[in-house]
This is a predicted structure of a 79-nucleotide RNA (transfer RNA) from a Nitrososphaerales archaeon. Its Rfam family is "tRNA". The family's RNA type in Rfam is transfer RNA. Rfam describes the family as follows. Transfer RNA (tRNA) molecules are approximately 80 nucleotides in length. Gene Ontology term of the family: triplet codon-amino acid adaptor activity. RNAcentral records the identical sequence in 2 taxa. Its mean pLDDT, the model's own confidence on a scale to 100, is 80.

Formats: sequence, structure tokens, C1' cells
RNA sequence: GGGCCCGUAGCCUAGCACGGAUCAGGGCAUCGGCCUCCGAAGCCGAGGGUCGAGAGUUCAAAUCUCUCCGGGCCCGCCA
Repeated sequence: GGGCCCGUAGCCUAGCACGGAUCAGGGCAUCGGCCUCCGAAGCCGAGGGUCGAGAGUUCAAAUCUCUCCGGGCCCGCCA
């Protein structure tokens, strides 16, 4: 230098191929309540995302396009 893959709450993960709307879903963790003599377990509930950043296309973007950032893999070059 060339090519490919990944980035979504504190952590893990689905959704992307075929854009489709209302609060972006789930698990763990956290907080509150019920229960209990107190806990654990169980049950009920709550908060937390603006989808790595920016721009573009579109009526509409986590999803498509471009640039950049971070991580990983392969190939090439090494005067």
C1' cells in the first nucleotide's frame, strides 16, 4: 500500500441480506417493592441507548453510500 470482518445501555447479544414507522428487543448486573425473623431464591416493577464519529441519499436509516476513528485477520513491499 491492497482486501475482508467487527463496533448497538455497566457487560453480553438480536435486529442489517429485503430501509417501514408506535417507547431499538432480550439476558446478566444495578435500584425499588412483595415474600422472609434476616438474607438467598422466586415474583412484580423501574432507570439506563439517540446504534463508534461525521456527512449524504430518502417521505423514512441501526440497516444503503462516502470519509474518518478504534479493534482483528490475510496479502504485498522493505531501497